[in-house]
RNA sequence: ACGAUCCCUGCGGGAGAGACCGGCGGCCGCAAGGUACGCCGGCGCCGAAGGCGCAACCGCCCCGGAACCGCUCAGGCCCAAGGACCGCAGGGGGACG
Numbered sequence: 001a002c003g004a005u006c007c008c009u010g011c012g013g014g015a016g017a018g019a020c021c022g023g024c025g026g027c028c029g030c031a032a033g034g035u036a037c038g039c040c041g042g043c044g045c046c047g048a049a050g051g052c053g054c055a056a057c058c059g060c061c062c063c064g065g066a067a068c069c070g071c072u073c074a075g076g077c078c079c080a081a082g083g084a085c086c087g088c089a090g091g092g093g094g095a096c097g
Base pairs, nucleotide, nucleotide: 002097006092007091008090009089010088011087012086013085018043020042021041022040023039024038025037026035027034028033044077045076046075050073051071052070053069057065058064
């Protein structure tokens, strides 16, 4: 000097599952009543924030490791937002050599 894994920022892409039932409030309406608005409760459902787990796999064995696998605590179930992960740009960091 080059510089992997990794981290941060910006931009682009990015799945699934409720127009359910009841109560209260908001809004519309003279009223009856209505509502993709909010909260609470019930039932049903989803997996790709986070969290937890490990049959196979890695590991000679024990211990241990981890996923887009499993669970569904948390989160979510029009749109929006969020979103694992992917790509590009900029920055940080510096292993081995």